[in-house]
RNA sequence: GUCCCCUUCGUCUAGCGGCCUAGGACAUCGGCCUCUCACGCCGAAAACACGGGUUCGAGUCCCGUAGGGGAC
Numbered sequence: 001g002u003c004c005c006c007u008u009c010g011u012c013u014a015g016c017g018g019c020c021u022a023g024g025a026c027a028u029c030g031g032c033c034u035c036u037c038a039c040g041c042c043g044a045a046a047a048c049a050c051g052g053g054u055u056c057g058a059g060u061c062c063c064g065u066a067g068g069g070g071a072c
Base pairs, nucleotide, nucleotide: 001072002071003070004069005068006067007066010026011025012024013023018056028044029043030042031041032040049065050064051063052062053061
């Protein structure tokens, strides 16, 4: 340099263009329970890398940028 793949809550991940105001697990916080802690139960906060485009509608499709990985 060329080509290919990946990027979603703190972490890991689900998500066939419409049921997504984005779900789950762990972690965190609050409550219940307990003499206290842990366990258990209930609840809460928390994310689509960035910029464009297509579309009535984009996490999902297209282009570019950035970061990461791989092949030559």